[in-house]
Molecule: transfer RNA
Organism: Ktedonobacter sp.
């Protein structure tokens, strides 16, 4: 050049048409003489970007983008 894979919450990562979830983390409470550890509740996302399909799109298609392998 050319094929292919990832791109979702501060991390890691699910969720493959029908209102975006867990865990850790952070913030408050409560337990404690106090701290942890536990228990509750709270906080969190233009789903990489742009078109395009569809009644509807994170999910299909297409172009870019960033990372990552693999070919030459």
């Nucleotide at each position: 050049g050319c094929c292919g894979g990832u791109g979702u919450a501060g991390c890691u990562c699910a969720g493959g048409g029908g209102u975006a979830g867990a865990g850790c983390g952070u913030u408050c409470g409560c337990c404690u003489u106090g701290u942890a550890a536990g228990c509750g509740a709270a906080u969190g996302g233009u789903c990489a970007a742009g078109a395009g399909u569809u009644c509807g799109a994170a999910u299909c298609u297409c172009u870019u983008c960033a990372c990552c392998g693999g070919c030459u």